[in-house]
RNA sequence: CCGUGCUAAGCGGGGCGCUAGGGGUGCCCUGUACCCGAAAUCCUCUUAUGCGGGGCCUAAUCCCCCGUCCGAGGAUGAACGCCUUUCGGGCAGCACCGGGAAACGUCGACGAUGAAGGCCGGGUCCUGCGCAGCGGGGCCCCGUGAACCGGGUCAGGUCCGGAAGGAAGCAGCCCUAAGCGAGCAGCCUCGGGUGCCGCAGGAGCGCCGGGCUGGAGUCGACGGCCCGGAACGCGCCGGCGGGCCGACAUUCAAGGACGGGGUGCACGG
Numbered sequence: 001c002c003g004u005g006c007u008a009a010g011c012g013g014g015g016c017g018c019u020a021g022g023g024g025u026g027c028c029c030u031g032u033a034c035c036c037g038a039a040a041u042c043c044u045c046u047u048a049u050g051c052g053g054g055g056c057c058u059a060a061u062c063c064c065c066c067g068u069c070c071g072a073g074g075a076u077g078a079a080c081g082c083c084u085u086u087c088g089g090g091c092a093g094c095a096c097c098g099g100g101a102a103a104c105g106u107c108g109a110c111g112a113u114g115a116a117g118g119c120c121g122g123g124u125c126c127u128g129c130g131c132a133g134c135g136g137g138g139c140c141c142c143g144u145g146a147a148c149c150g151g152g153u154c155a156g157g158u159c160c161g162g163a164a165g166g167a168a169g170c171a172g173c174c175c176u177a178a179g180c181g182a183g184c185a186g187c188c189u190c191g192g193g194u195g196c197c198g199c200a201g202g203a204g205c206g207c208c209g210g211g212c213u214g215g216a217g218u219c220g221a222c223g224g225c226c227c228g229g230a231a232c233g234c235g236c237c238g239g240c241g242g243g244c245c246g247a248c249a250u251u252c253a254a255g256g257a258c259g260g261g262g263u264g265c266a267c268g269g
Stems, first nucleotide, its partner, number of pairs: 001269006010056002012030005020046005034054004063262008073252005080246002082243003086239004093234002096229005104223007117213004122208003125202006131195002134191006140183001142181003150175004158167003
């Protein structure tokens, strides 16, 4: 150095959970992943890297160790970000309410069939007078209207007188005063929340329309801007919490890449 037979090793590992602790069953990750049996109010063990039975393969690309890098996934984190529950606060912001406004923006309306502005003269308003109308009252017209205390005429009766004659006078009739009723044409007088009325005077802020001039703007709403208010819906500040969220840090780490090293026994040639 070669051949044959055999043995150690290997035939998965890791995180979490459980446990006094180590393993396994459990959940998850990785991924070539021997077979059978029991294992969560568990199974097995005690410094251990499961227990019981069976099988395959072999000292090396294959078993063991070390270093560097990458690294699935898990665990932890009074600190960070995001989402979220609830309590409190209060204002720079949004939303809400009020006000201001020369210039700005948007929209709308009016405007060369002439905007704003300027000038002139009117109306609307007030007072007085007139006119008209309406209403009240009076006059007026008609009727009625007095047992006696109104008038006329006064039968009968009465009184005076010798007589002639005279006087007062009830009823009746006629009339009238106050009053009452009706009329409403006319006259007088008074009044007004009367009037497309007239005249005169006044007031003249605002509004309306007119004429002349002028030659392109004017007005409204909203926004922006400014000032103030209220409130806690959003945002903000603070507190107690929640999240299978994210980032970061620490840690465990399957697996991968590269590099280095280690490990038998017997027989024969």
Description
This is a predicted structure of a 269-nucleotide RNA (Bacterial large signal recognition particle RNA) from an uncultured Acidimicrobiia bacterium. Of the family's consensus pairs, 90% are formed in the model. Its mean pLDDT, the model's own confidence on a scale to 100, is 79. Rfam family: Bacterial large signal recognition particle RNA. Rfam describes the family as follows. The signal recognition particle (SRP) is a universally conserved ribonucleoprotein involved in the co-translational targeting of proteins to membranes. Rfam classes the family as a non-coding RNA gene. The sequence was found by an Rfam model in a public genome assembly.